This is a predicted structure of a 101-nucleotide RNA (SAM riboswitch aptamer (S box leader)) from Geothrix limicola. It was read from a public genome assembly, where an Rfam model found it. Of the family's consensus pairs, 97% are formed in the model. Its Rfam family is "SAM riboswitch aptamer (S box leader)". Its family is annotated with regulation of gene expression in the Gene Ontology.
[in-house]
RNA sequence: GCGAUAUCCAGAAAGGUGGAGGGACGGGCCCUGUGAAACCUUGGCAACCUGCGAAAGCAAGGUGCCAAUUCCUGCCGCAAGCGAUUGCGGAGAGAUGCUGA
Numbered sequence: 001g002c003g004a005u006a007u008c009c010a011g012a013a014a015g016g017u018g019g020a021g022g023g024a025c026g027g028g029c030c031c032u033g034u035g036a037a038a039c040c041u042u043g044g045c046a047a048c049c050u051g052c053g054a055a056a057g058c059a060a061g062g063u064g065c066c067a068a069u070u071c072c073u074g075c076c077g078c079a080a081g082c083g084a085u086u087g088c089g090g091a092g093a094g095a096u097g098c099u100g101a
Stems, first nucleotide, its partner, number of pairs: 002100002005097004013042005021031003025074004043066003048062002050059003070093001075090006
């Protein structure tokens, strides 16, 4: 990287280094010199795997995560509206865990 599967409207930031980007991609809309990304330290959230347990649950070793619902949207369908558009459902894409070849 590829396949399977579960979840994605909850939750959780300070400091140091750094010095202009970041939010996957396109469109939008945001964040950012009152300091972006990245790295480091400390702290925290959560409970997928894990351990214990009959279970409820407890713990927190392995991952993960700590602006905005996966920030919204993109493709299809349905509903409302004269329309701009709005709402709902599904798919796709993406993220993370677990697993397989």